A computed fold for a 71-nucleotide RNA from a bacterium, annotated as transfer RNA. It matches the Rfam family "tRNA". Its family is annotated with triplet codon-amino acid adaptor activity in the Gene Ontology. The prediction has a mean pLDDT of 81.
C1' cells in the first nucleotide's frame, strides 16, 4: 500500500427503507421500621460528511476508529 469485517443510551445486544427495541446501569414514587428485593414510571443511543427517496440506523460514496488478513 492492497483487502476484508465491526461502529446503535454509562455498558452489553437485537434490529429492519416507514414511531429504534431488550436487559444492565440511571433518576423519580409505590411497597418495607430502615436496608436488600419487587413494582410503575422517566430521562438518555443509530461513529462523521454527502447523496438516492415521500421516506436512511437500513440503500450508495468519501472519511474516521478499531480488527483480521496479504504484502
Nucleotide at each position: 500500500g492492497c483487502g476484508a469485517g465491526u461502529g446503535u443510551a454509562g455498558u452489553a445486544u437485537a434490529g429492519u427503507g416507514g414511531u429504534a427495541g431488550u436487559a444492565u446501569g440511571c433518576a423519580a414514587c409505590c411497597u418495607u421500621c430502615c436496608c436488600a428485593a419487587g413494582g410503575u414510571u422517566g430521562a438518555g443511543a443509530c461513529g462523521a460528511g454527502g447523496g438516492u427517496u415521500c421516506g436512511a440506523u437500513u440503500c450508495c460514496c468519501u472519511u474516521c476508529a478499531c480488527u483480521c488478513g496479504c504484502u